[in-house]
RNA sequence: GGAGUGGUUCGGAUGGUCGCGCCAGGUUUUACCUGUCGAGGAAAGUCCGGGCUGCACAGGGCAGAGUGCCGGAUAACGUCCGGUGGGGGUGACCCCGGGAAAGUGCCACAGAAAACAGACCGCCGCGGCAUGCCGCGGUAAGGGUGAAACGGUGCGGUAAGAGCGCACCGCCCGGUGCGGUAACGGGCCGGGGCACGGUAAACCCCACUUGCAGCAAGGCCAAAUAGGGAGGCGCUAAACGUGGCCCACGUUUGCUUCCGGGUAGGCUGCUUGAGCCUGUCGGUAAUGGCAGGCCUAGAUGAAUGACCAUCUCCCCACUGCUGUGGGAGACAGAACCCGGCUUACAGAACCACUCCGCAU
Numbered sequence: 001g002g003a004g005u006g007g008u009u010c011g012g013a014u015g016g017u018c019g020c021g022c023c024a025g026g027u028u029u030u031a032c033c034u035g036u037c038g039a040g041g042a043a044a045g046u047c048c049g050g051g052c053u054g055c056a057c058a059g060g061g062c063a064g065a066g067u068g069c070c071g072g073a074u075a076a077c078g079u080c081c082g083g084u085g086g087g088g089g090u091g092a093c094c095c096c097g098g099g100a101a102a103g104u105g106c107c108a109c110a111g112a113a114a115a116c117a118g119a120c121c122g123c124c125g126c127g128g129c130a131u132g133c134c135g136c137g138g139u140a141a142g143g144g145u146g147a148a149a150c151g152g153u154g155c156g157g158u159a160a161g162a163g164c165g166c167a168c169c170g171c172c173c174g175g176u177g178c179g180g181u182a183a184c185g186g187g188c189c190g191g192g193g194c195a196c197g198g199u200a201a202a203c204c205c206c207a208c209u210u211g212c213a214g215c216a217a218g219g220c221c222a223a224a225u226a227g228g229g230a231g232g233c234g235c236u237a238a239a240c241g242u243g244g245c246c247c248a249c250g251u252u253u254g255c256u257u258c259c260g261g262g263u264a265g266g267c268u269g270c271u272u273g274a275g276c277c278u279g280u281c282g283g284u285a286a287u288g289g290c291a292g293g294c295c296u297a298g299a300u301g302a303a304u305g306a307c308c309a310u311c312u313c314c315c316c317a318c319u320g321c322u323g324u325g326g327g328a329g330a331c332a333g334a335a336c337c338c339g340g341c342u343u344a345c346a347g348a349a350c351c352a353c354u355c356c357g358c359a360u
Stems, first nucleotide, its partner, number of pairs: 001356010012311007020038002023035005040331001044342002047340005052214004059247004064210005069083005084097005098205002103203002105199003120143002122139007151169006170194001171192006178185002218268004228259006237253005275294007313329001314327005
C1' cells in the first nucleotide's frame, strides 16, 4: 500500500418564532398563561418466546404440534455463550449436528446393473474352424456410464480372476485403563473377512417439551330495543363447561338451532418496566450480584410539525484563491408491554484479527 474476516457506534446538533398532544402548576375557570417531555435501529415482518387478561376449581391420557451433539445463561425460547464431532477456506473465520443395524419409500437421465443391485467392452477355458468370427461356460482385477457402482496397497494363488488366502491400513464387535462434568479424545488387548451406497426440512423410530384464545383480551358506566317468534333434546337423566377425542370433575333445570329487532357512545386497561445509565465484584463468555443516579410518547381517524439562522459530516457545480452557490442527503412512523430472530438501509467513524506485496 492492497485484499479480506469478525464486531461496535452514529445516522445530525444548537438557538429562536409559530402550531399540536399528555402531564403538572396558576388564574379573572371551559378559556388563557407558564413549565418538563414528545416516533426507531429497525417502530417493519408477525417468525418464536413470555408478562398480562379471560375460560376456570382445572386434573389425567391419546392424537396433534415443536425441538434435536454436550454443558451453561435466561422469565422463557426454535435465542445467546462456551465446548465438541464433520465439512469449506492459505488464513482470520464460516456452515452443519439424534437414529439408515426396526420397517416402508425414493435416487431422473445415462448405464449391464442404483443395494443381499450385474455383464456393454474386456480377460480365460472348451468346441466349430474361414486366423478371425460364432456358440457354450467361468470371471468382476482392467475399461466405459454416472453425483454415487459390493473398501485400499502389496504378495500369494488361479485357466483367467476375486478377501479366494495372507500382511498392513480402513470398517465392525467385545474388554480394559487414562484425560474430560459431559459430548468426546487419545492408547492397549482380543475377535471378525466385513452387517455390502445415499436420502429422514421423505413416511417413520427414539428422547424431551407442550391447555386454548387474545388488548378488537378484559372491566365499569350510560343509552336503546320486541326480557319477540318458531323448533329440537331433557328434568330417574340430559345438556353445557375456549382447538379435536376419551376419562375424571364441576354447574344447572336448563341447553341448543333458525328467523327478526336494538345498540356501535364514554371511561378504563394505557405505561415505573424481567426498565435505562455509571462504577465495581465474580465468570473464558452469555450474563449475574452490589452501590449510586435517572424517569425519557400514551394518541384514539389517530399529536410528536413547519419556518429561519448558525455549526458539523457528505455530495454536486464554478473557481487563480480555498472561496461562492445549491442540496438533510438511506431504510423508514409508536397504538398493551418486553426478550430475540429475519429483512431493508445513502453516508460517516472506530476496534481487533488474517493474507499478499514493498521498504527499512